The prediction has a mean pLDDT of 76.
Bacterial RNase P class A from a bacterium, 290 nucleotides, folded computationally.
A source record names the gene rnpB.
Rfam family: Bacterial RNase P class A. Gene Ontology terms of the family: dimeric ribonuclease P complex, ribonuclease P activity and tRNA processing.
RNA sequence: GAAGUGAACCGGAUGGUUGCUCCGAUAUUUAUCGGAGAGGAAAGUCCGAACUCCACAGGGCAGGGUGUUCCGUGUAAACGGAAGGGGAGCGAUCCUACGGAAAGUGGCACAGAAACCAGGUACAGGUAAUGCUGUAGUGAAAAGGCUAAACCCCACUCGGAGCAAGACCGAAUAGCAGAGGAGAGACGGCCCGUCUCGUUACUACUCUAUGGGUUGGUCGCUUAGAUAAAUAACCAUCGUUCCGAUUUGUAGUCGGAAUACAGGAUUCGGCUUACAGGUUCAUUUCAAGC
Numbered sequence: 001g002a003a004g005u006g007a008a009c010c011g012g013a014u015g016g017u018u019g020c021u022c023c024g025a026u027a028u029u030u031a032u033c034g035g036a037g038a039g040g041a042a043a044g045u046c047c048g049a050a051c052u053c054c055a056c057a058g059g060g061c062a063g064g065g066u067g068u069u070c071c072g073u074g075u076a077a078a079c080g081g082a083a084g085g086g087g088a089g090c091g092a093u094c095c096u097a098c099g100g101a102a103a104g105u106g107g108c109a110c111a112g113a114a115a116c117c118a119g120g121u122a123c124a125g126g127u128a129a130u131g132c133u134g135u136a137g138u139g140a141a142a143a144g145g146c147u148a149a150a151c152c153c154c155a156c157u158c159g160g161a162g163c164a165a166g167a168c169c170g171a172a173u174a175g176c177a178g179a180g181g182a183g184a185g186a187c188g189g190c191c192c193g194u195c196u197c198g199u200u201a202c203u204a205c206u207c208u209a210u211g212g213g214u215u216g217g218u219c220g221c222u223u224a225g226a227u228a229a230a231u232a233a234c235c236a237u238c239g240u241u242c243c244g245a246u247u248u249g250u251a252g253u254c255g256g257a258a259u260a261c262a263g264g265a266u267u268c269g270g271c272u273u274a275c276a277g278g279u280u281c282a283u284u285u286c287a288a289g290c
Base pairs, nucleotide, nucleotide: 001286002285003284004283005282006281007280008279009278010277012238013237014236015235016234017233018232020037021036022035023034024033025032026031039261043272044271046270047269048268049267050266051162052161053160054159063158064157065156066155067154068083069082070081071080072079073078084098085096086095087094088093099153100152104151105150106147107146108145116144121136122135123134124133125132166219167218168217169216175210177208178207179206180205183197184196185195186194187193239259240258241257242256243255244254245253246252
């Protein structure tokens, strides 16, 4: 110097203008000021926990999860270290659903005559007769095997649903109870008038109380957190990478392009997946020089 391996990170900065959500203060009804405002994965919702409600004498079936050994962390899921088996690499190192083919069922591409309760090819030998015997050939495997991220079996282990959980407050109408009750309602600007219901009282109508937990609201809910959901848009300068020009070349300068994946919705711990470009540390192989 080139190509790798492992681990940990960054994943734009500053300023201006116009805006958005929440909170507080002032003013007093929409303004002003101040403060706060996404990620390493917020994602997939795969696994576990908190929390909430339901269920729960005991046992079983079904179903799910895990699967080499030892040690450690952790409530758990899971993770880490050491060692063993298998596989990849020159190496650093990486991958491994890594219990069981003993029971039962299933599957075995291509090639090959034939691929799993068998059927028998070619050549040679043999028999009264028969793939009866040997060799060849294909293939991972020719009858003995392989396959459990095939069913299955074994061991251990697991209640169900999920913040749309759930808790609280609580319209209107119907219903129910009590009291009043001879009038009430419709048409109409008003009166007259007409029509309907009622005038026995449980019944029209009025009032009071009750009522269910619906529409809705509050909490759950957060130093982002709201109601399908704000955290942004534009401009300027700078940064990083690439390309081109300038230069013998480098540096510098100029011009152009790119600057990712993606976005909270109860919280937390894992796993998996996506990610332009870049940084640091350790380390392997090769090449050159000393």